[in-house]
RNA sequence: GGAGCACACUCUGGAGAAUCCCAUACAGCCGGUAUGGGUGCCGAAGGUGCAAGAUGCCGUGCGAUGUAUGCGGCAUUGAAUCUCUCAGGCAAAAGGACAGAGCGGGCAAC
Numbered sequence: 001g002g003a004g005c006a007c008a009c010u011c012u013g014g015a016g017a018a019u020c021c022c023a024u025a026c027a028g029c030c031g032g033u034a035u036g037g038g039u040g041c042c043g044a045a046g047g048u049g050c051a052a053g054a055u056g057c058c059g060u061g062c063g064a065u066g067u068a069u070g071c072g073g074c075a076u077u078g079a080a081u082c083u084c085u086c087a088g089g090c091a092a093a094a095g096g097a098c099a100g101a102g103c104g105g106g107c108a109a110c
Stems, first nucleotide, its partner, number of pairs: 001110001004107002007104001009102005018039001020038007040090003046086001047084001049082001053077009062066001
């Protein structure tokens, strides 16, 4: 110098589900706002769970006895937009996994 990798920031796109019920306060007659409670829902902040596979151990098989390998069991590890719904959310705004672009420093095959 540098394919590429993850990260921070900026911009753009970005789904789902009650504008439900009750109480209180504010407000002042309205499909209002806030807080608390209730019921019903949503999954795409965050978090939980795990399949194959991998690793280790145990048992067992083998006209090949193996630092090899088949079968069975146990433990560990093990992804997601899957799962759960703890958290969060259910008008708009905000937030938002993820995707694209820009920019900054970092790592880096060669």

Glycine riboswitch aptamer, 110 nucleotides, folded computationally. Its mean pLDDT, the model's own confidence on a scale to 100, is 78. The sequence was found by an Rfam model in a public genome assembly.